Predicted 3D model of a 357-nucleotide RNA (Bacterial RNase P class A) from a soil metagenome. The sequence is in RNAcentral, with records from MGnify. Rfam family: Bacterial RNase P class A. Gene Ontology terms of the family: tRNA processing, dimeric ribonuclease P complex and ribonuclease P activity. From the family's description: Ribonuclease P (RNase P) is a ubiquitous endoribonuclease, found in archaea, bacteria and eukarya as well as chloroplasts and mitochondria.
[in-house]
RNA sequence: CUGGCUGUGCAGUCGCGGGAGGUGAAUGCCCCUCGAGGAAAGUCCGGACACCAUAGGGCGAGGGCGGUGGGUAACGCCCACCCGGGGAAACCCGCGGGAAAGUGCCACAGAAACAAACGGCCGAUGGCGCGCCAACACGUGAGGCGCGCACAGGCAAAGGUGAAAUGGUGCGGUAAGAGCGCACCGGCGUCACGGUGACGUGGCGGCCAGGCAAACCCCGCCCGGUGCAAGGCCAAGCAGGAUCGACGACCCGGCCCGGCGAGAUCCAGGUAGGCCGCAGGGCGAAAGCCCAGCCGGGACCUAGGACCCGGCUAGAAGGAUGGCUGCACCCGACAGAAUCCGGCUUACAGGCCAGCU
Numbered sequence: 001c002u003g004g005c006u007g008u009g010c011a012g013u014c015g016c017g018g019g020a021g022g023u024g025a026a027u028g029c030c031c032c033u034c035g036a037g038g039a040a041a042g043u044c045c046g047g048a049c050a051c052c053a054u055a056g057g058g059c060g061a062g063g064g065c066g067g068u069g070g071g072u073a074a075c076g077c078c079c080a081c082c083c084g085g086g087g088a089a090a091c092c093c094g095c096g097g098g099a100a101a102g103u104g105c106c107a108c109a110g111a112a113a114c115a116a117a118c119g120g121c122c123g124a125u126g127g128c129g130c131g132c133c134a135a136c137a138c139g140u141g142a143g144g145c146g147c148g149c150a151c152a153g154g155c156a157a158a159g160g161u162g163a164a165a166u167g168g169u170g171c172g173g174u175a176a177g178a179g180c181g182c183a184c185c186g187g188c189g190u191c192a193c194g195g196u197g198a199c200g201u202g203g204c205g206g207c208c209a210g211g212c213a214a215a216c217c218c219c220g221c222c223c224g225g226u227g228c229a230a231g232g233c234c235a236a237g238c239a240g241g242a243u244c245g246a247c248g249a250c251c252c253g254g255c256c257c258g259g260c261g262a263g264a265u266c267c268a269g270g271u272a273g274g275c276c277g278c279a280g281g282g283c284g285a286a287a288g289c290c291c292a293g294c295c296g297g298g299a300c301c302u303a304g305g306a307c308c309c310g311g312c313u314a315g316a317a318g319g320a321u322g323g324c325u326g327c328a329c330c331c332g333a334c335a336g337a338a339u340c341c342g343g344c345u346u347a348c349a350g351g352c353c354a355g356c357u
Base pairs, nucleotide, nucleotide: 001355002354003353004352005351006350008328009327010326011325012324013323014322016035017034018033019032021030022029023028037334041345042344044343045342046341047340048339049227050226051225052224062223063222064221065220066219067081068080069079070078071077082096083094084093085092086091097218098217102216103215104212105211106210118159120155121154122153125152126151127149128148129147130146131145132144133143167185168184169183170182171181172180186208187207188205189204190203191202192201193200194199231276232275233274234273240267241266242265243264244263251259252258253257278318280291281290282289283288292313293312294311295310296309297308298307300305301304329332
């Protein structure tokens, strides 16, 4: 530095929630057994499942993701690698497509934040002024040479501002300068080779293009909505509907009769309420069977493997998982299930193990 494990223990006792069993007429009683975490947390991603919507496909809107190759049910997760940055190293960090399609923004400062010129350099060329030379016949001065001005104009090296100023260093070059030329370095493009690929190495070309996409946008890929208060099943009472009924139903008895005298039967949705979803996974209508993990026992042999048998797997009032006593020590962190699963992130006293520098 990295990865992993653990995170009070034992005994007794009284309770609480689930399950199996026994007993009893019964709410009950007895007994056995199981009962929070590595994060159960945040609810941030991805799914299963459920209902709603939907013919299939495409386009648009909106949202998400973004180096490459694999893994996966899927992912924004994991593994390996690439590139960039940090470190002496092990290793760590990166919201890591496109700024050469367009739009927009770049505080303050600064002339200018995209193709700029404040101070500055130059003034080769043209212009203006002065001096000198001088062809031609004098005045005039075409032309030439030199000096000056900084008017036209050229430049971006050095200065200044800034987070950032139109590749960097050096040599040449020039009036001064400049990839203007050259060498090396950086970038970009292209070719060859290597690699599945991101990319790397080398050759060639002065091609030199400010930053921001966690601004709009462009490119590629993905996404229907709502979440277990999803949702499903059963279903009192009151109310409702249909049929029968004073031409006597239903009910009772000794049932072609007699008695009694106003209800009877059925149905739908569904409230209260109950059950399921809901407890390791799968198949099955059920009985049951198969598989995974853990614990205990048995037999086998090459002694840590596989086989056999048995047991266990939190599931709520959506509210249990605790209290007390004793003992031990290094005196005990963060923390508490709520449909389930795969991840990520965050919190965490202490202890242990392994590998690497």